[in-house]
């Protein structure tokens, strides 16, 4: 230095949300953090044929056209969300109450410590966010995202990787 086995010890989580190049800034160098571009990887969204779907298109304002002129109608453009949709597990029932919220069940649905399987009267969550009259599946293609919050785990079996020592 390889390879096999022992022993001991240690690995973080949930989400798509990670990884490296290049450059610039902080006196000079590493690093470390901040902008920015790239380029991978992961996710998300619009988008033919065919297939499927069935008759929607709603409320203010503001300017133009027709009209004598108003109103209706058309055409721009702006804002709204009771319509519809999209992102995520984040739905639906039932009962209560000080009622449009809050509480409690019950189903279903998501997670629970490297990795899988089993197990348990086992624990947590079922929020928020967006687009703006509009979007079914969808190849090619088009464009987005790489946040943010944390400890809610026990037990058995198999199994990976570091590290140490034989």
């Nucleotide at each position: 230095g390889u390879u096999c086995u022992u022993u001991g010890u240690c690995a973080g989580c949930u989400u798509a949300a990670u990884g490296g190049c290049c450059g610039c800034g902080c006196g000079a160098g590493u690093u470390u953090c901040g902008c920015g571009g790239c380029c991978a990887a992961c996710g998300g969204g619009g988008g033919a044929c065919c297939c499927a779907u069935a008759u929607u298109u709603u409320c203010c304002a503001c300017g133009g056209u027709u009209u004598c002129a108003a109103a209706g109608a058309c055409c721009g453009c702006g804002g709204a969300u009771c319509g519809g949709g999209g992102c995520a597990a984040a739905c639906g029932g039932c009962g209560c109450c000080u009622g449009c919220g809050g509480c409690g069940u019950c189903g279903c649905g998501a997670g629970c410590a490297g990795u899988u399987c089993a197990u348990g009267c086992g624990c947590u969550c079922g929020a928020g966010c967006c687009c703006g009259a509009c979007a079914g599946c969808u190849a090619a293609c088009c464009u987005c995202g790489u946040c943010a919050g944390c400890a809610a785990c026990g037990u058995g079996a198999a199994u990976u990787g570091g590290c140490a020592a034989g």
c-di-AMP riboswitch aptamer (ydaO/yuaA leader) from a Spartobacteria bacterium, 166 nucleotides, folded computationally. Its Rfam family is "c-di-AMP riboswitch aptamer (ydaO/yuaA leader)". Its family is annotated with regulation of gene expression and cyclic-di-AMP binding in the Gene Ontology.